[in-house]
RNA sequence: CAACGAAAAGGCAAACUCAUUGAAAGAUGAGGGCGCAAAGCUACGGGUCUAAGGCUUCGGGCUAUGACCGCCGGGUUGCCGAAA
Numbered sequence: 001c002a003a004c005g006a007a008a009a010g011g012c013a014a015a016c017u018c019a020u021u022g023a024a025a026g027a028u029g030a031g032g033g034c035g036c037a038a039a040g041c042u043a044c045g046g047g048u049c050u051a052a053g054g055c056u057u058c059g060g061g062c063u064a065u066g067a068c069c070g071c072c073g074g075g076u077u078g079c080c081g082a083a084a
Base pairs, nucleotide, nucleotide: 004081005080011036012035016031017030018029019028020027021026034070040076041075042074044073045072046071047068048067049066053063054062055061
């Protein structure tokens, strides 16, 4: 340096509840703690969710310009150091 994941310190925070916000998906804050070594950042590729607006054969329809990185990859930054 790359790879790996024992310990300790520190970190993050699923479901759920409340408040705010949004058309919704979702987001933010507080509580909470299932988990996480990138569960830091980034919508770049795939995927998933929503459909206000637009389209429409009016349908339980189509559509992202709206979202999700705690779905999988990619990019980028990074704490600790037992064994191998």
The prediction has a mean pLDDT of 88. A computed fold for an 84-nucleotide RNA from a Bacillota bacterium, annotated as c-di-GMP-I-GGC riboswitch aptamer. Its Rfam family is "c-di-GMP-I-GGC riboswitch aptamer". Rfam links the family to the GO term cyclic-di-GMP binding. The sequence was found by an Rfam model in a public genome assembly.